[in-house]
């Protein structure tokens, strides 16, 4: 000298992700709760109430409960816009471990931590399927589609690959 790393640092993709106990406004919803008024069941109890939901058992309440009309009337959750904030395997997903709420089990689900480099470059619409629930506006897959970035092949256009990737600089390390 030259190369030059699943090593370090810094960086691009653009309707980029991801979180908010922030603000706003719409939905929940004329619905729970409460007030009458009718009618029903029942008081030997039916039934309520204890978990996110369901079953079964405790354990409290209990002279109620439930249905209908009229009257008065919200609230959290989940979404959405903007604003702050952390980022570019951002992140989302599947399998795996633990852990959390309740009086106790039992099942499903939720919510969190670790964990597999398992899968997806990434944005958008379209069918199908799932979750959820007041509704899914929301998310999530799966398949085609179009649109972008990135490298390589080729040069008119185009074809392939994948984020372990891509540019950019250092350097172990190798080699003359």
């Nucleotide at each position: 000298u030259u190369a030059a790393a699943u090593g370090a640092u810094a960086g691009a993709g653009g309707u980029g992700c991801a979180u908010u106990a922030u603000a706003c406004a719409a939905u929940c919803a004329g619905u729970a709760c409460c007030c009458g008024a009718a009618g029903u069941u029942g008081u030997u109890a039916a039934g309520g109430u204890u978990u996110a939901c369901g079953u079964a058992a405790g354990a409290c309440c209990g002279u109620a409960g439930c249905u209908u009309c009229g009257g008065u009337g919200a609230a959290a959750g989940g979404g959405g816009u903007a604003g702050a904030u952390g980022c570019c395997g951002a992140a989302g997903u599947c399998g795996g471990u633990c852990u959390u709420a309740u009086u106790u089990a039992c099942g499903u689900g939720g919510a969190g931590a670790c964990u597999g480099g398992g899968c997806u470059g990434g944005u958008u619409g379209a069918a199908c399927g799932a979750a959820a629930u007041a509704a899914g506006a929301u998310u999530c897959g799966u398949u085609c589609a179009a649109c972008u970035g990135u490298c390589g092949c080729a040069u008119u256009u185009g074809c392939g690959g994948a984020g372990a990737g891509c540019u950019a600089u250092c350097u172990a390390u190798a080699u003359u």